[in-house]
Molecule: c-di-GMP-I riboswitch aptamer
Organism: Armatimonadota bacterium
Parts: sequence; C1' cells; structure tokens
RNA sequence: GGAUGUCAAGGGCACCCCGGAGGCGACUCCGGUCCGCAAAGCCUACGGGUCUCUCUGAGACGGCCGGGUUGCCAAA
Repeated sequence: GGAUGUCAAGGGCACCCCGGAGGCGACUCCGGUCCGCAAAGCCUACGGGUCUCUCUGAGACGGCCGGGUUGCCAAA
C1' cells in the first nucleotide's frame, strides 16, 4: 500500500413515529426519537426496480438491488 472486516479505540449516520416548514403528489428539509448500518458518505448524466403526477412526458426513492467513487481504524 492492497485485500479483508469491526477484535479494540475514537467516533459517525439516523428506520418507524411525533412537531414545524415546502411540494398537486411520491417525498424533502429542520428539531426530537433511535430500528438498524462497516460506508445507512457521495453518484440516477451507470443498469434495473418500486412509487407519484399537472401523465404518451415529467418527477421521487442512494436506508430497494447491483455498479462506480471517496473515506476512519487495524485484531486475524
């Protein structure tokens, strides 16, 4: 350094739900909460899937799956 994964250490994120705000909506943002996550960091202008609508088009979901990419630590 790489592969690998959590033994240990420092930590990180935040399901459902509740309150507020935005949106026609899927849903998003802020605060609380903490089910879980070794990338639950990022990318849909990589592929699929599901969902929404002002529906022959336009959107939403990265905590739906795969993929790409970046990163902390180091027991074996």